RNA sequence: CGACGUCUCGCGGGAGAGUCCCGGACCAACACAUCCGGGCGCCGAAGGAGCAGCACCUCUCCGUCAAUCUCUCAGGCACCCAGGACCGCGUGAGCUAC
Numbered sequence: 001c002g003a004c005g006u007c008u009c010g011c012g013g014g015a016g017a018g019u020c021c022c023g024g025a026c027c028a029a030c031a032c033a034u035c036c037g038g039g040c041g042c043c044g045a046a047g048g049a050g051c052a053g054c055a056c057c058u059c060u061c062c063g064u065c066a067a068u069c070u071c072u073c074a075g076g077c078a079c080c081c082a083g084g085a086c087c088g089c090g091u092g093a094g095c096u097a098c
Stems, first nucleotide, its partner, number of pairs: 006093002009090005018040001020039006041077003047073001048071003053064002
C1' cells in the first nucleotide's frame, strides 16, 4: 500500500399465516368502515431458546457450538403501512494475507 471474510449505513428485491367469533366505542337506528378489548385458530424469515458435531473424560462433572432444522417466549396473520432471514449493488469503518 492493501484484498476476501466482518460490521455500519443507503437503494432494490423479499415469503408465510383468520379481517374467524364475541363485546364496546362511533351512529337517531341498522349495516359497512375504523379503533380498542377478549376468545379460539394459524405462521416462521426480526430477535430468543433447543439439539447434531467437536474436545475432555471413560467413574463423574463439564466446555465449545450451528442451521433456512425444531419450539413458538417474543413477533406476526384482508389491502395499505411497518417489520422481514436472505440475495444483489453502492458507501464508509476496521482487520489481515499477498